[in-house]
Transfer RNA from Solobacterium sp., 84 nucleotides, folded computationally. The sequence was found in a public genome assembly. It matches the Rfam family "tRNA". By type it is a transfer RNA. Its mean pLDDT, the model's own confidence on a scale to 100, is 81.

RNA sequence: GCCGGUGUGAUGGAAUUGGUAGACGUGAGGGACUCAAAAUCCCUUGGUAGCGAUACCGUGUCGGUUCGAGUCCGACCACCGGCA
Repeated sequence: GCCGGUGUGAUGGAAUUGGUAGACGUGAGGGACUCAAAAUCCCUUGGUAGCGAUACCGUGUCGGUUCGAGUCCGACCACCGGCA
């Protein structure tokens, strides 16, 4: 230099082929149980604004297509693999 793959919460990883993003698990916070703990069970867990209902934003980055994009297209960035 060329080719291919991957990129989603703190983390592993889903999203059924464009139609509610974050299911499920791990971790974390709170609670129940216990003399106390472990284990187990229940609830919560992206960000911003707001007292709140709620609104807006958010899938590596920036654009494009579309009524609608994590998903399709382009260019970059990072990592992994292959070729030279």